[in-house]
Molecule: TPP riboswitch aptamer (THI element)
Organism: Paenirhodobacter hankyongi
RNA sequence: CCAUAGCGACAGGGGCGCUCGGGCAACCGGGCUGAGAAGAACCCUUAGAACCUGAACCGGAUAAUGCCGGCGGAGGGAGGCGCGCGGAAGACCCG
Numbered sequence: 001c002c003a004u005a006g007c008g009a010c011a012g013g014g015g016c017g018c019u020c021g022g023g024c025a026a027c028c029g030g031g032c033u034g035a036g037a038a039g040a041a042c043c044c045u046u047a048g049a050a051c052c053u054g055a056a057c058c059g060g061a062u063a064a065u066g067c068c069g070g071c072g073g074a075g076g077g078a079g080g081c082g083c084g085c086g087g088a089a090g091a092c093c094c095g
Stems, first nucleotide, its partner, number of pairs: 006083003010079001011045004016039001017032006051076003057070004085095003
């Protein structure tokens, strides 16, 4: 200076691809994107673009890949509590 509604514990949901080298393999090491590419991590939980479906989709780029864009605010998708903040009808209310 800008923004300003979140925070906490608990519970739950989710993804992990492409590529090079080594290895019979399990796996190990390097490179790419990403928050995360098996982490006691990361992301998301209806105020939901976490993630899944469509999809072996379409266009572009790349060594290659959901790598980027489209599809698309399309369909599906996992939460209650406590504290805090705001409102004002002062309540066992609303956001």